[in-house]
RNA sequence: GGGGUCGUGGUGUAGUCUGGUUAACACAUCAGCUUGUCACGCUGAAGACCGCGAGUUCAAAUCUCGUCGACCCCG
Numbered sequence: 001g002g003g004g005u006c007g008u009g010g011u012g013u014a015g016u017c018u019g020g021u022u023a024a025c026a027c028a029u030c031a032g033c034u035u036g037u038c039a040c041g042c043u044g045a046a047g048a049c050c051g052c053g054a055g056u057u058c059a060a061a062u063c064u065c066g067u068c069g070a071c072c073c074c075g
Stems, first nucleotide, its partner, number of pairs: 001074007010027004020058001029045005051067005
């Protein structure tokens, strides 16, 4: 230099193929219930507008382009 895969709450992932209810699940965090206390369990809450920018569209996490980063392959 060329090619491929990936980037989504604090962490790990799903959702992308086939655009459509302003994003789900587990763990973690906080509050309450329970308990003599802790843990477990139960209930609830907060937390990501999807790496960044632009474009297409009535509508984009999803499609297109650019760009940044991680990993892998080729030279």